[in-house]
Context: one part of a larger RNA
Molecule: small-subunit ribosomal RNA, 5' domain
Organism: uncultured Alphaproteobacteria bacterium
């Protein structure tokens, strides 16, 4: 000098665009953050219409709420950086793999069956939640047939599929090939500090066989061999998410990894599997633990590192806001529903950028202040006065783009027009040298200053005040950190 997710002190007019728990991966009240489909299925409340009525209600139609079976989604999106020095990441390759929805191509969509929730009855429990019996549907479940192709094969053979719905035009279902996009796995190279860590290793290293997986593989197991790594730093310890990037620097380099983007890991702590195309699953399940809550003491419930918000920690970091209008996502043929993703608004000079706080004229160089050699000098065209202008803010009116036809949270916002009046808008630091900027008074090694050198003990340009001056400016200084 530059930089910052900054903080602190003094000060503070407006706008645009960004950014905003770096600390306790501390604990969390409350609300919301993942649903949707009646064009898969049974059943069907309220309401409405008609009718009957003993005036309680019943029946039929319409209607479609809440719940249930089933399908798809919930593995995305959002958060955090605890762990991890690792094929985790970056980059370049590889072969033994999987892939719902989407695109494309070929073929098929036949005949049957048995249940079960909802529901009804009875019943247990304080609750959470159940139990027994009975009834019922399906695109839920099971069997047979066929099977181009598909899989296995000892090449004879064997195995193996489907689902219908409706508004009749579609949406689906099954098998197989290809694609796109996505993912799993392996390898070369690169990736912090410590030798006051020198040896480490027994599924360890390799082989055979077998199991397992979507797939290769000590991934697991049985047997066999005795290997494997290491001063080119193994092992151990410490620290740390990695990268594109960011900051600095002429560069080389150094430091860093907030926001945005890619990858990874985690979801109260530890372990486990289930379902599924995909998870070992943040708002799923089971077990154990710590903690909190409810309880009738028998037993139950919970997990904000989602968005807000609370307590706590801290020098320090925001609203328990609006809308699905746009973009995108899930479901649905669609209408549409959901979406704290997102788009907006609110708060904060936290940063960057822009604008304003007036312009011209004005010497009797006014008054006042300060200095003075008492003549004057300076503040200073500065003010006043005179003549103007109206950016921004204010008031009134019109009023968008974003939305190709409809639909606008933002928002009566931006913008435009009109009106009024210099009117509402300047501070902070410094002035001994480095370093731009000097005098007076007070103080008297005191009080104090200070980044370094150093000032202060009676004339202090260095302390405190004043006048004057210098610098930057809605900021200015200080502290911290990096180059």
């Nucleotide at each position: 000098g530059a930089a910052c997710g900054a903080a602190c002190g003094c000060u503070g007019g407006c706008g645009g665009c960004a950014u905003g728990c770096c600390u306790a991966a501390c604990a969390c009240a409350u609300g919301c953050a993942a649903g949707u489909c009646g064009a898969a299925c049974g059943a069907g409340a309220a309401g409405c219409u008609a009718u009957c009525u003993u005036c309680g209600g019943g029946u039929a139609g319409u209607g479609g709420a809440a719940a249930g079976u089933g399908g798809c989604g919930c593995a995305c999106g959002g958060g955090u950086g605890a762990g991890u020095a690792a094929c985790g990441c970056g980059u370049g390759g590889g072969a033994a793999c999987c892939u719902g929805c989407c695109c494309u191509a070929a073929g098929g969509u036949u005949c049957g069956g048995a249940a079960u929730a909802a529901c009804g009855a009875c019943u247990g429990g304080a609750a959470a939640c159940g139990g027994u019996c009975g009834c019922u549907a399906a695109u839920a479940c099971c069997g047979g047939a066929u099977g181009u192709g598909c899989c296995c094969u000892g090449a004879g053979g064997g195995g193996g599929a489907a689902a219908g719905a409706u508004u009749u035009a579609u949406c689906g279902c099954c098998u197989u090939g290809g694609g796109a996009g996505g993912g799993g796995c392996c390898c070369g190279c690169g990736u912090c500090c410590g030798a006051u860590u020198a040896g480490c290793u027994u599924g360890u290293u390799g082989g055979u066989g077998u199991g397992g997986u979507a797939a290769c593989g000590g991934c697991g197991c049985a047997c066999c061999a005795a290997g494997g790594c290491u001063u080119c730093g193994a092992u151990c310890g410490g620290u740390a998410g990695c990268u594109g990037g960011u900051c600095u620097g002429a560069g080389a380099g150094g430091a860093u990894g907030a926001u945005c983007a890619g990858c990874c890991a985690c979801a109260c702590u530890g372990g486990g599997a289930c379902u599924g195309a995909g998870a070992c699953a943040c708002g799923g399940c089971c077990c154990a633990g710590a903690c909190u809550c409810c309880u009738a003491c028998g037993g139950g419930a919970g997990g904000c590192a989602g968005c807000a918000g609370u307590g706590g920690g801290g020098a320090a970091u925001a609203u328990u806001g609006g809308a699905c209008a746009a973009u995108g996502g899930g479901g649905g043929c669609a209408a549409c529903c959901c979406u704290g993703a997102u788009c907006c608004a609110g708060c904060a000079a936290u940063g960057c950028c822009g604008c304003g706080u007036g312009u011209g004229u004005g010497a009797a160089g006014a008054a006042g202040g300060c200095c003075u050699u008492a003549g004057g000098g300076u503040u200073g065209u500065a003010a006043a006065g005179c003549a103007c202008u109206u950016u921004c803010a204010g008031u009134c009116g019109u009023g968008a783009c974003g939305a190709u036809g409809a639909u606008g949270a933002c928002g009566g916002u931006a913008a435009c027009g009109a009106c009024a009046g210099a009117a509402g808008a300047a501070g902070c630091c410094c002035c001994g040298g480095c370093u731009a900027a000097c005098u007076c008074c007070g103080u008297g090694c005191c009080a104090g200053c200070a980044g370094c050198c150093g000032c202060g003990g009676u004339a202090a340009u260095a302390c405190g005040g004043a006048g004057g001056g210098g610098g930057c400016a809605a900021g200015c200084g200080u502290u911290g950190u990096u180059c």